[in-house]
RNA sequence: GCUGACGUAGCUCAGUUGGUAGAGCAGUUCACUCGUAAUGAACAGGUCACCGGUUCAAGUCCGGUCGUCAGCU
Numbered sequence: 001g002c003u004g005a006c007g008u009a010g011c012u013c014a015g016u017u018g019g020u021a022g023a024g025c026a027g028u029u030c031a032c033u034c035g036u037a038a039u040g041a042a043c044a045g046g047u048c049a050c051c052g053g054u055u056c057a058a059g060u061c062c063g064g065u066c067g068u069c070a071g072c073u
Stems, first nucleotide, its partner, number of pairs: 001072007010025004019056001027043005049065005
């Protein structure tokens, strides 16, 4: 330099037929307990890497940029 995959909550990842963004763990509060752990309930947490385009509507489609990983040279 070329090619491909990936980038979504603090972490690991779903969401791929375009139609109100989710789960598990972690966090906070409450219940339970003599107390802790475990368990249960509730809450909080996101500019879906960034910039543009298409569309009534984009995490999702298209182009570009950046980053990570892999392969080729």
The RNA shown here (transfer RNA) has 73 nucleotides and comes from an Ignavibacteria bacterium.
It matches the Rfam family "tRNA". Rfam links the family to the GO term triplet codon-amino acid adaptor activity.
RNAcentral holds the sequence, with entries from ENA.